[in-house]
RNA sequence: GCGGGCGUGGCGGAACUGGCAGACGCGCUGGACUUAGGAUCCAGUGCCGCAAGGCGUGGAGGUUCGAUUCCUCUCGUCCGCA
Numbered sequence: 001g002c003g004g005g006c007g008u009g010g011c012g013g014a015a016c017u018g019g020c021a022g023a024c025g026c027g028c029u030g031g032a033c034u035u036a037g038g039a040u041c042c043a044g045u046g047c048c049g050c051a052a053g054g055c056g057u058g059g060a061g062g063u064u065c066g067a068u069u070c071c072u073c074u075c076g077u078c079c080g081c082a
């Protein structure tokens, strides 16, 4: 230099025919239980906002009524070729 894979909450990791983003697990927070802790069970857990609502899939654009998904450029990372 050329070709290809991957990038999603704090972490792992789903959602691909383009149609509710964050399922599920871990972690964390609160509660129940316990003398206390562990285990177990219940509830909550992206960001902004008093709320209504808005934003959010590495970044920037595009297509579309609608994009994690399709297209272009770009960044990072891994693999192969030279």
Base pairs, nucleotide, nucleotide: 001081002080003079004078005077006076007075010026011025012024019065027045028044029043030042031041032040046055047054048053058074059073060072061071062070
Molecule: transfer RNA
Organism: Anaerovibrio sp.